[in-house]
Context: one part of a larger RNA
């Protein structure tokens, strides 16, 4: 100097507690991991910070594993070769298949993998040789420098104390005075207003058209027209403790109020200091060294990664009446689309099929959102709850659904009666709940990433538990 203590003090955090809400842990299924099994069940990751992770949803490919079959040596030396090399071909054999190989023959016209070196290649080893990237400490507030001063020196001071803050944020004091990185600010989105913009968006007023209706009238931006409203996307305004009062030291600031769309960082994101963790990745790529080098290289077929006495993690669906079933009715946003999205019409009970307008998209399309509302039935039961499992028939993708895909219909109708010890998430448009889009993608979401709909309860505190920061010992 730094670390640690079941030493002390101060402060902080829903990856802490307290109050509250909802879960997990029990069941079935999905998925990852361990273990076991296997010819192989390829490999990595293992407290937080491994375990729906490697964008890792593997039928082939992927693919690295196993079984079988096959292929490949630039260059140099040597060997063979005009008594014909490499290469190619009919037939037969071998074979799952194949002039790959073997037998006989033919074409061809200069090189040659038999040997020694040396390569190409290697998802072979080492992440404890590395670069790069990433996780985590860290939703932290720290980490240093210049000059001066103190100390023989290591070093200290500054960076301490008091108040304050989300913050080493700021104010006051002080042998310190300043400065850098970080924090903040800047940047993006969001919420309000103004101006401009006007097609592919919109339709208030005016006129027309089409359809329905006996009529009254209703529907459709369909057309002219308009740019009012909504919206698109540019520029600007706006929030600063600025105003009033209290507290505080006439400070920094904090509490309450007014005004305001928004109030004390508006909210959310991006951004992650000096460093630590020999953290992770040689299997994204790059790369040192070591190793293999006719096999640890390369290609093909089949299998495996999908096994199953069992253990663990993360999810989905439930156990029902705040519900289930049937019928009718209403309202989104984000995104995607040419080997694509596909209107519409017809066929089918449905999955889906046949034909096909339009669209390289504010134009066409995916695209009927669902929870919700109205009405009817069910009446507390293993049920009109729940849907696993299994049987039968069909559809789609693909060369191919046996191992091993998804979907539809009918039948079957398991466990499950709210889950022990323990444990996780959340403070507001949050939790909970509801669906939608997209990524991966030929096909295959209970996953990831986004989007909107409905929309609470309870703290507004503390340091007791778990940790973190600072001072001190």
């Nucleotide at each position: 100097u730094g670390g640690c203590g079941g030493g002390g003090g101060a402060g902080c955090a829903c990856c802490a507690c307290a109050a509250c809400g909802g879960g997990u842990g029990g069941a079935g299924c999905c998925u990852g991991c361990g273990g076991u099994u296997u010819a192989a069940u390829u490999g990595g990751a293992u407290u937080c910070a491994a375990c729906g992770c490697c964008g890792g949803g593997a039928a082939g490919c992927u693919u690295a594993c196993c079984g079988g079959g096959a292929u490949c040596g630039a260059c140099a030396g040597u060997u063979g070769u005009a008594u014909g090399a490499a290469g190619g071909c009919c037939a037969g054999g071998c074979c799952g298949a194949a002039g790959a190989c073997c037998u006989u023959g033919c074409c061809g016209g200069a090189c040659u993998a038999g040997c020694u070196g040396a390569g190409a290649g290697g998802a072979g080893g080492u992440g404890c040789a590395u670069g790069g990237c990433c996780g985590u400490c860290g939703u932290c507030a720290g980490u240093u420098c210049g000059u001066a001063c103190c100390g023989u020196g290591a070093g200290g001071c500054g960076u301490c104390c008091u108040g304050u803050u989300a913050a080493g944020u700021c104010a006051g004091g002080c042998a310190a005075c300043g400065a850098g990185c970080g924090a903040g600010a800047c940047c993006c989105a969001u919420g309000u207003c103004c101006a401009c913009u006007g097609u592919u968006g919109c339709u208030a007023a005016c006129a027309c058209c089409u359809c329905c209706g006996c009529g009254a009238g209703g529907a459709g931006g369909g057309u002219g027209a308009g740019u009012a409203c909504a919206c698109u996307g540019u520029g600007g305004a706006g929030a600063c403790c600025g105003c009033u009062g209290g507290c505080g030291c006439u400070a920094a600031g904090u509490c309450a109020g007014g005004g305001g769309a928004a109030g004390g960082a508006u909210u959310g994101g991006u951004c992650g200091a000096c460093g630590g963790u020999a953290g992770g990745u040689c299997a994204g790529u790059a790369u040192g060294c070591c190793c293999c080098g006719a096999a640890u290289a390369u290609c093909c077929c089949g299998g495996g990664c999908u096994a199953c006495a069992c253990g663990c993690g993360g999810g989905c669906u439930a156990c029902a009446a705040u519900g289930g079933a049937c019928a009718g009715g209403a309202c989104a946003a984000u995104g995607g689309g040419c080997a694509a999205c596909a209107a519409c019409a017809c066929c089918g009970a449905g999955a889906g099929g046949u034909g096909a307008c339009g669209u390289u998209a504010a134009u066409c399309u995916c695209u009927u959102a669902a929870a919700c509302c109205u009405g009817u039935c069910c009446c507390u039961a293993g049920u009109u709850c729940g849907g696993a499992u299994c049987g039968a028939g069909g559809g789609c993708u693909g060369g191919a659904a046996c191992c091993c895909g998804c979907c539809c219909u009918c039948g079957u109708g398991a466990a499950g009666a709210u889950g022990g010890a323990a444990u996780c998430c959340g403070u507001a448009g949050u939790a909970a709940u509801c669906g939608c889009a997209u990524u991966u993608c030929a096909a295959a979401a209970c996953a990831g990433u986004g989007c909107g709909g409905u929309g609470a309860a309870u703290a507004c505190g503390u340091c007791c538990c778990u940790g973190c920061u600072c001072c001190u010992u």
RNAcentral holds the full RNA, with entries from ENA and SILVA. This is a predicted structure of a 473-nucleotide part of an RNA (small-subunit ribosomal RNA, 3' major domain) from uncultured euryarchaeote. Rfam family: Archaeal small subunit ribosomal RNA. Clan: SSU clan. The family has 86 seed sequences and 709 matches in Rfam 15.1. The coordinates come from a structure-prediction model, not an experiment, and the mean pLDDT is 80.